[in-house]
RNA sequence: GCCGGAGUAGCUCAAUGGCAGAGCAAUCGCUUUGUAAGCGAAAGGUUGGAGGUUCGACUCCUCUCUCCGGCU
Repeated sequence: GCCGGAGUAGCUCAAUGGCAGAGCAAUCGCUUUGUAAGCGAAAGGUUGGAGGUUCGACUCCUCUCUCCGGCU
């Protein structure tokens, strides 16, 4: 230099054009003499960044940043 993959909640990951979700963690509550475990509730998001296509984009296209792998 070229090619491919990944980037979404604090962490691990879903969502293949139509309301952005789950598990764990943290918070609050129930339970317990107390703690853990268990149960429940609520909260947590600029979907790496910018632009474009579309009635509508995590999803498609372009550029760019970071990480991983391959080729030279």